[in-house]
RNA sequence: GGGGUCAUAGCUCAGUUGGGAGAGCACCGCGUUUGCAACGCGGGGGUCGUCGGUUCGAGUCCGUCUGGCUCCA
Numbered sequence: 001g002g003g004g005u006c007a008u009a010g011c012u013c014a015g016u017u018g019g020g021a022g023a024g025c026a027c028c029g030c031g032u033u034u035g036c037a038a039c040g041c042g043g044g045g046g047u048c049g050u051c052g053g054u055u056c057g058a059g060u061c062c063g064u065c066u067g068g069c070u071c072c073a
Stems, first nucleotide, its partner, number of pairs: 001072007010025004019056001027043005049065001051063003
C1' cells in the first nucleotide's frame, strides 16, 4: 500500500424482505430477611463510531473517514 471483517445501553450481544430500537447481566426503587445474598415486582439509561448520499421512510442499502481484528505484499 491492497483485500476481508467488525463498530447498537455501563458490559456481552441480537436486530440481513428497509417501517415497533431490544435481550441477558449490571444500575436504581419497592417487597421478602434481624441483616446480606438469592428471589419477585417496577423503573431509568441509546445522537445505532464520523460525515454525506439513496428513499415517503435507514441500525439495515451506497460512498468517505476513524478505530479494532485478520489476510496478502
A computed fold for a 73-nucleotide RNA from a Planctomycetaceae bacterium, annotated as transfer RNA. Rfam family: tRNA. Rfam classes the family as a transfer RNA. The sequence was found in a public genome assembly.